[in-house]
Molecule: nadA riboswitch
Organism: Acidobacteriota bacterium
């Protein structure tokens, strides 16, 4: 350096960090609804990047 895998740290457990995509939830608005805009620990999935371990080459 490459590949694979994991999350100790956490005010029960789960949750390493910041993004993106898909799909949900809630609200606004409207009365057109397979739509628009906004909100958030969305306990749903996926993608690549980074932090820190372990293994292999």
């Nucleotide at each position: 350096g490459g590949c694979u895998u994991c999350a100790a740290c956490a005010u029960c457990c789960c949750c390493g960090c910041a993004g993106g995509c898909u799909g949900g939830g809630c609200g606004u608005g409207a009365a057109a609804a397979u739509g628009a805009c906004g909100c958030a620990g969305c306990g749903a999935g996926c993608c690549g990047g980074c932090u820190g371990g372990a293994g292999c080459c």